[in-house]
Context: one part of a larger RNA
RNA sequence: GACAGUGCACCUGUGCGCUAGGGAUGUUGGCGAAAUGGUAUCAACCGACCCGUCUUGAAACACGGACCAAGGAGUCUAACACGUAUGCGAGCAGCUGGGUGGCAAACCUAGAUGCAUAAUGAAAGUGAAAUAUGGGUGCGAUCCGAAAGGUGCAGCAUCGACCGACCAGGAUCUUCUGUGAAAGGUUUGAGUAGGAGCAUACUUGUUGGGACCCGAAAGAUGGUGAACUAUGCCUGAGCAGGGUGAAGUCAGAGGAAACUCUGAUGGAGGCCCGCAGCGUUACUGACGUGCAAAUCGUUCGUCAAACUUGGGUAUAGGGGCGAAAGACUAAUCGAACCAUCUAGUAGCUGGUUUCCUCCGAAGUUUCCCUCAGGAUAGCUGGAGCUCGUACAAGUUUUAUCAGGUAAAGCGAAUGAUUAGAGGCCUCAGGCGUGAAACACGCUUGACCUAUUCUCAAACUUUCAAUGGGUAAGAGCCUGUAGCUGCUUAAUUGAGCUACGGGAUUGAAUUGGAGCUCUUAGUGGGCCAUUUUUGGUAAGCAGAACUGGCGAUGCGGGAUGAACCGAACGUCGUGUUACGGUGCUCAAAUGUUGGCUCAUGCAGACACCAUAAAAGGUGUUGGUUGAUUUUGACAGCAGGACGGUGGCCACGGAAGUCGGAAUCCGCUAAGGAGUGUGUAACAACUCACCUGCCGAAUCAACCAGCCCUGAAAAUGGAUGGCGCUCAAGCCGACUACCUAUACACGACCAUUGGGGCAAAUGCGAGGUCCCAAUGAGUAGGAGGACGUGGAGGUUGUGACGCAGCACAGGACGUGAGUCCGUGUGAAACAGCCUCUAGUGCAGAUCUUGGU
Numbered sequence: 001g002a003c004a005g006u007g008c009a010c011c012u013g014u015g016c017g018c019u020a021g022g023g024a025u026g027u028u029g030g031c032g033a034a035a036u037g038g039u040a041u042c043a044a045c046c047g048a049c050c051c052g053u054c055u056u057g058a059a060a061c062a063c064g065g066a067c068c069a070a071g072g073a074g075u076c077u078a079a080c081a082c083g084u085a086u087g088c089g090a091g092c093a094g095c096u097g098g099g100u101g102g103c104a105a106a107c108c109u110a111g112a113u114g115c116a117u118a119a120u121g122a123a124a125g126u127g128a129a130a131u132a133u134g135g136g137u138g139c140g141a142u143c144c145g146a147a148a149g150g151u152g153c154a155g156c157a158u159c160g161a162c163c164g165a166c167c168a169g170g171a172u173c174u175u176c177u178g179u180g181a182a183a184g185g186u187u188u189g190a191g192u193a194g195g196a197g198c199a200u201a202c203u204u205g206u207u208g209g210g211a212c213c214c215g216a217a218a219g220a221u222g223g224u225g226a227a228c229u230a231u232g233c234c235u236g237a238g239c240a241g242g243g244u245g246a247a248g249u250c251a252g253a254g255g256a257a258a259c260u261c262u263g264a265u266g267g268a269g270g271c272c273c274g275c276a277g278c279g280u281u282a283c284u285g286a287c288g289u290g291c292a293a294a295u296c297g298u299u300c301g302u303c304a305a306a307c308u309u310g311g312g313u314a315u316a317g318g319g320g321c322g323a324a325a326g327a328c329u330a331a332u333c334g335a336a337c338c339a340u341c342u343a344g345u346a347g348c349u350g351g352u353u354u355c356c357u358c359c360g361a362a363g364u365u366u367c368c369c370u371c372a373g374g375a376u377a378g379c380u381g382g383a384g385c386u387c388g389u390a391c392a393a394g395u396u397u398u399a400u401c402a403g404g405u406a407a408a409g410c411g412a413a414u415g416a417u418u419a420g421a422g423g424c425c426u427c428a429g430g431c432g433u434g435a436a437a438c439a440c441g442c443u444u445g446a447c448c449u450a451u452u453c454u455c456a457a458a459c460u461u462u463c464a465a466u467g468g469g470u471a472a473g474a475g476c477c478u479g480u481a482g483c484u485g486c487u488u489a490a491u492u493g494a495g496c497u498a499c500g501g502g503a504u505u506g507a508a509u510u511g512g513a514g515c516u517c518u519u520a521g522u523g524g525g526c527c528a529u530u531u532u533u534g535g536u537a538a539g540c541a542g543a544a545c546u547g548g549c550g551a552u553g554c555g556g557g558a559u560g561a562a563c564c565g566a567a568c569g570u571c572g573u574g575u576u577a578c579g580g581u582g583c584u585c586a587a588a589u590g591u592u593g594g595c596u597c598a599u600g601c602a603g604a605c606a607c608c609a610u611a612a613a614a615g616g617u618g619u620u621g622g623u624u625g626a627u628u629u630u631g632a633c634a635g636c637a638g639g640a641c642g643g644u645g646g647c648c649a650c651g652g653a654a655g656u657c658g659g660a661a662u663c664c665g666c667u668a669a670g671g672a673g674u675g676u677g678u679a680a681c682a683a684c685u686c687a688c689c690u691g692c693c694g695a696a697u698c699a700a701c702c703a704g705c706c707c708u709g710a711a712a713a714u715g716g717a718u719g720g721c722g723c724u725c726a727a728g729c730c731g732a733c734u735a736c737c738u739a740u741a742c743a744c745g746a747c748c749a750u751u752g753g754g755g756c757a758a759a760u761g762c763g764a765g766g767u768c769c770c771a772a773u774g775a776g777u778a779g780g781a782g783g784a785c786g787u788g789g790a791g792g793u794u795g796u797g798a799c800g801c802a803g804c805a806c807a808g809g810a811c812g813u814g815a816g817u818c819c820g821u822g823u824g825a826a827a828c829a830g831c832c833u834c835u836a837g838u839g840c841a842g843a844u845c846u847u848g849g850u
Stems, first nucleotide, its partner, number of pairs: 050065004066850006074352001076209006083202006091115003095111005119126002135159005143150002161192002163189003166185002173178001212351002215348001219341006230315009241273003244269001248265007277302003282298002285296002317333001319329002354784006364377001366375003378522002381518007391511003395508002397472005407462001408460002414456003419451001421449003426446008476502009486493001525549004530544005554565003569747007579737003582721003588734001590733006603723001614708003618705010635692005641665003647659002671686001675684002748774009785839001787836010803823004808819004
């Protein structure tokens, strides 16, 4: 030291016993109808934004929505596809005709038709086993066997055979043009290889139909309108008073005449003022649920004609009519009205009706006269089938491979780039000596050499992390022999074939695995960390990886799609996360060490809801360098002189406008002068020295908190109150609070697994046990509830059905159901099936009511 045994101690689990506590159900007792139970209403406290909808996103200052009742939207049909069920089965099915004394849905019988039973080829046409258990090989359920092993269904893979087409082949026969056997082929078929179909029913999906419902702007066909109004024509009617005063006429005057002038008369005019009429300018008056779907008042235009008007008549819808405004054409006009095609179409808007359980998306690929849409793949659900550890993996390990990003590098290449240093030769500019020189010398560049500074998405010697590929075995390892026109100098190698040997299944972890059919929705996305492109930037636009929101609640961030924590059946107990612990508000006005004072605004917790440069003798800490008992710094006091009014300049300049220079002496010390000052002096002051005093002092800088910098419109926000050795900021340490998270227990549901009927019927759609799981929009599936009608069956009802009403009761997760009481007065219900005009909150829904 190991092993074994024994003893002791501790921990965990199980069983039994004892003690203490809790305790469902059941039983019994008590209380109890004025309850400690149930239910309704009201109030207070806590939580709590309005539903539906399109949307990345709605409580929205996005739209619909006053309230109630009734009505109100995926239907039917044809075809096809997959699936399931039933019947018959190489057939199946109905149909038509006939028969059985009567017009048989059913019985008998005959027939045609449809699909299937044979394919292939454009077609003419040709047309699928044969020595047999309908071929061989691999995998393969089952069965046999103690094992080794054998057997080998369905099916999958592969090779071969057969049939048709195609290519090629040509024997034989032959009327000389045909016929076309055998043996073939890296060609091809929706074929054969001991049939599987047909009919019916149902679900789901697709397409055509009004096709889930409502909704256009349009288009077409045939008609009706000129009672409004536009215009023409015919025939009628109507239009005070006043003014102006054309032509013509008369008279007078003048004149030789032509003619002129004057005064009257006269009564013209798309003339004037103005009534009726017709119109309608302004008040932008009244009215504006009116008197009126165009009116009223005052004002205004015109008023003898292009006037106003009655009746008749004509012109009609791509037509009319138009003094022209796209005006008018019956309250309708940039193409009337009515009916029909027509339930027109809409890739667009809105709506789309009971419950529970299980699963559960996408906004991406490719194509499209595609960008508000489809198809296609992807993602999803459902139905299965074949098997039972085969196999698989958003994981790790081991081995190996590829790479050129991050970083690094530039005294390594490429490209960019700063600074000096050294330097022959060469080149260029300048200068000196020299008459000149490719003479000498100086100098500036280029250039060369060794260094130095800084860089690169489209530079690189080097080169990660993460990530990616492959492998970790039976389809393997190994031995012997053979074949080959490949390969080798070579029986060398490589490949293949045959016969043997090998079972510790060849890393970990986790998980039942593989396959088929069918299929909805989606195809507007958005956010965050990191990487990244454009942009000055953006709550901007575009990408990558991952995770989220969308589709999702819960605790925290006061508030909040996405942040932090954590995903959810119904409850109980305990413990935590994020975040907190003065009060609001559950939990320490906890302990401990520092900092901070903010009178315009102290500060107070990620995302996050801003603040900078620059300053501060506010305060705290630090770094560096100085001074100091040889007495510093600060304070008080004394001195601060002479050569000299230095030199120049100046109108003046004596320390002090200015310029250059800046010595010497005496000293403890005193500048050819730091400021004030003067016209210039003077005077004061400082540097410098000394006395008193007696211990630390000064400068530059760094960084914490604080302050300045810091201005906006309603009064306002660390969430509020408030807080100052904090309830602020920076640290440390404990305790406590709290989620639908975690742990345990009970119950519900779902999924998976396991047990159970041996005698005599039935049962499994049953029963008992164990384990895990439970979010969900679009969407899918399963199981239920309720309504009308039909068939069957069992019932209720005048001793009171249905309906209706009710702070009466019970059951179910729920849709809902049952009982009670009252009203009511005649029908109604359960179960098994069938069937459908079967469930409302929304549609500016329809109708009625309030």
Molecule: large-subunit ribosomal RNA, domain II
Organism: Verrucomicrobiota bacterium